[in-house]
RNA sequence: GCGCGGGAGAGACCGCUGGGUCUUCGUGAGAAGCUCGGCGGCGCCGAAGGAGCAACCGCCCCCGGAAUCUCUCAGGCAUCAGGGACCGCGC
Numbered sequence: 001g002c003g004c005g006g007g008a009g010a011g012a013c014c015g016c017u018g019g020g021u022c023u024u025c026g027u028g029a030g031a032a033g034c035u036c037g038g039c040g041g042c043g044c045c046g047a048a049g050g051a052g053c054a055a056c057c058g059c060c061c062c063c064g065g066a067a068u069c070u071c072u073c074a075g076g077c078a079u080c081a082g083g084g085a086c087c088g089c090g091c
Stems, first nucleotide, its partner, number of pairs: 001091006011042001013041008022033004043077003049073001050071003056065003
């Protein structure tokens, strides 16, 4: 590095808007609920990546490497899916 398996955290919050062969109300236009998508806002997560300090390491002066710690730029926050540090087995 490749293959297989395991693999967490954080609002299905608020507003606007579009769709739905769905449910309810209505004479009708429509309305409410549910659901899917887009945009914006605030809050939040940290285990892709990135950045920072540093124990420590190297040729220990310079310099360089350096975390699951910190920051949250990116990424992510119902389920599913995807991603996923890290762990186990095999090559």
Source information: Predicted 3D model of a 91-nucleotide RNA (Glycine riboswitch aptamer) from uncultured Sphingomicrobium sp. Taxonomically the source falls in Sphingomicrobium (Bacteria, Alphaproteobacteria, Sphingomonadales, Sphingomicrobiaceae). Of the family's consensus pairs, 84% are formed in the model. The sequence is in RNAcentral, with records from MGnify. Its mean pLDDT, the model's own confidence on a scale to 100, is 78.